[in-house]
């Protein structure tokens, strides 16, 4: 140098054949409880790593770029 695969919420990771982006845990608020935990009940939190293209619409489909893993040489 060649090649594969991944980058989406603080962290792991879901998201089918393109049609308003979601769970787990974590964070906050309430219940509970003399108080903590623990259990319930809500909330908030996302430019889907950029940047162009196709589309009536892109996380998803194509080309580029940065990053990361892993394998060749």
């Nucleotide at each position: 140098g060649c090649c594969a695969c991944c980058c989406u919420a603080g962290c792991u990771c879901a998201g089918c054949u393109g049609g308003u982006a979601g769970a787990g845990c974590a964070a906050c608020u309430g219940a509970u409880u003399c108080g903590u935990a623990a259990u319930c009940a809500g909330u908030a939190g996302g430019u889907c790593a950029c940047c162009g293209g196709u589309u009536c619409g892109a996380a998803u489909c194509c080309g580029g770029u940065g990053g990361g893993u892993g394998g060749c040489u």